This is a predicted structure of a 73-nucleotide RNA (transfer RNA) from a Vulcanimicrobiota bacterium. Rfam family: tRNA. The family's RNA type in Rfam is transfer RNA. The coordinates come from a structure-prediction model, not an experiment, and the mean pLDDT is 81. NCBI's taxonomy places the organism under Bacteria, Bacillati, Vulcanimicrobiota.
RNA sequence: GCCGACGUAGCUCAGUUGGUAGAGCGCCGACCUUGUAAGUCGGGGGUCAUCGGUUCGAUCCCGAUCGUCGGCU
Numbered sequence: 001g002c003c004g005a006c007g008u009a010g011c012u013c014a015g016u017u018g019g020u021a022g023a024g025c026g027c028c029g030a031c032c033u034u035g036u037a038a039g040u041c042g043g044g045g046g047u048c049a050u051c052g053g054u055u056c057g058a059u060c061c062c063g064a065u066c067g068u069c070g071g072c073u
Base pairs, nucleotide, nucleotide: 001072002071003070004069005068006067007066010025011024012023013022019056027043028042029041030040031039049065050064051063052062053061
């Protein structure tokens, strides 16, 4: 330099015939317990990497940029 994959919650990841985004763990609260852990119930937390385009509507489609990983030279 060229090619490909990926970027979504604090972490690990789901989510595509385009229709207002979720799980597990963690965090906070309540219950339970003499107390802790475990368990049960509830809650908060997101500019879906950035910018632009298509569309009535974009996490999803298109382009560019940035970053991570891999391959080729």